The RNA shown here (transfer RNA) has 71 nucleotides and comes from an uncultured Eubacteriales bacterium. Its mean pLDDT, the model's own confidence on a scale to 100, is 80. It was read from a public genome assembly. Rfam family: tRNA. It is annotated as a transfer RNA.

RNA sequence: GCGGGCGUAGUACAUCGGUAGUAUAUGGGCUUCCCAAGCUUAAGAGACGGGUUCGACUCCCGUUGCCCGCU
Numbered sequence: 001g002c003g004g005g006c007g008u009a010g011u012a013c014a015u016c017g018g019u020a021g022u023a024u025a026u027g028g029g030c031u032u033c034c035c036a037a038g039c040u041u042a043a044g045a046g047a048c049g050g051g052u053u054c055g056a057c058u059c060c061c062g063u064u065g066c067c068c069g070c071u
Stems, first nucleotide, its partner, number of pairs: 001070007010024004018054001026042005047063005
């Protein structure tokens, strides 16, 4: 330099053109003499910029970071 893949909550992963979910972590409440465990509840996210579409995390283009391969 060329090609391919990936980027979603603090962390690890789903999802798919129609209000983005699970686990864990965190905060509150219940339980307990206290702690832990358990139950319940809340907050929290689509790498960035553009395009297509009634509607984009999803499709297209570019940029950027990481990984793999080729040279």